[in-house]
């Protein structure tokens, strides 16, 4: 310089145009237990960024950042 995947909570991962954007690990509180682990309960947090197209966008489309792969 081409062409493709990718970017959702702290960390793995769902979620095929309509629900309050969900699950585990994790952290914090609190039950219980002499403590401590283990068990149960609440909590705590997110769609890279900027347009667009739709009544409505994690989700379709364009541009850009940034990580992979390929390829000249």
């Nucleotide at each position: 310089c081409c062409u493709c995947c990718g970017a959702u909570a702290g960390u793995u991962c769902a979620a095929u145009g309509g629900a309050u954007a969900g699950a585990a690990c994790g952290a914090g509180a609190g039950c219980c237990u002499u403590c401590u682990a283990a068990g149960c309960u609440c909590u705590u947090a997110a769609u890279g960024c900027a347009g667009g197209u739709u009544c409505g966008a994690u989700u379709c489309c364009u541009g850009c950042u940034c990580g992979g792969a390929g390829g000249a």
Molecule: transfer RNA
Organism: Minisyncoccia bacterium